[in-house]
SAM riboswitch aptamer (S box leader) from Peribacillus cavernae, 107 nucleotides, folded computationally. The sequence was found by an Rfam model in a public genome assembly. Model confidence (mean pLDDT): 84 of 100. Its Rfam family is "SAM riboswitch aptamer (S box leader)". Gene Ontology term of the family: regulation of gene expression.
RNA sequence: AACUUAUCGAGAGCGGCGGAGGGAAUUGGCCCUGUGAAGUCCGGCAACCUGCAAAUCCUGCAAGGUGCCAAAUCCGACAAAAUGUAAGCCAUUUUGGAAGAUAGGUA
Numbered sequence: 001a002a003c004u005u006a007u008c009g010a011g012a013g014c015g016g017c018g019g020a021g022g023g024a025a026u027u028g029g030c031c032c033u034g035u036g037a038a039g040u041c042c043g044g045c046a047a048c049c050u051g052c053a054a055a056u057c058c059u060g061c062a063a064g065g066u067g068c069c070a071a072a073u074c075c076g077a078c079a080a081a082a083u084g085u086a087a088g089c090c091a092u093u094u095u096g097g098a099a100g101a102u103a104g105g106u107a
Stems, first nucleotide, its partner, number of pairs: 002106007013042001015041003021032003026077004043069003047066003050062004073099001078096007
């Protein structure tokens, strides 16, 4: 790298260094950013694994392994259903896919 399972509306600093970008890809939006982006150090959170309790289910503590710390995975694209509408390839809502992210497992 690949396959597979689960989860993705919660949570997390007005700190230091740094010095212009960032929010996965394509695309349409929208947003953050010299009142300091990315990255990094410190700090923090607690999703999965782990450990200790509890223990039908459920849950609590710790923070060791990864991870994470603007906005629902920032919103949409594909499909279905419902509602609104005179109607609609329009708008809204719900659901399911696709893609992505994270963790565990497989060989």